[in-house]
Molecule: SAM riboswitch aptamer (S box leader)
Organism: Actinomycetota bacterium
RNA sequence: GAGUCAUCACGAGGAUCUGAGGGGCCUGGCCCGACGACGGUCCGCCAACCGGCGCAAGCACGGUGGCAAUGCCAGGUGCGAUGAGGA
Numbered sequence: 001g002a003g004u005c006a007u008c009a010c011g012a013g014g015a016u017c018u019g020a021g022g023g024g025c026c027u028g029g030c031c032c033g034a035c036g037a038c039g040g041u042c043c044g045c046c047a048a049c050c051g052g053c054g055c056a057a058g059c060a061c062g063g064u065g066g067c068a069a070u071g072c073c074a075g076g077u078g079c080g081a082u083g084a085g086g087a
Base pairs, nucleotide, nucleotide: 013043014042015041016040017039021032022031023030024077025076026075027074028073029072044067045066046065049063050062051061052059053058
């Protein structure tokens, strides 16, 4: 200096349709939800991983991802990637 991963921090909304559950799966918590959650559709936004543009600082054009709570918490568990490895 580069790559891969763990852990953590931060960020981001409305409308409309539907109508009772939802927070991957199981259990126990704890939360969200008829003041309409979850989900669908439309538009918007966050972010800067990959591509692109730029001498660079950067931009946000394309592709992923995201827009409650640490991936909500704990113990398990399924699939995928990386990996010699069930780290």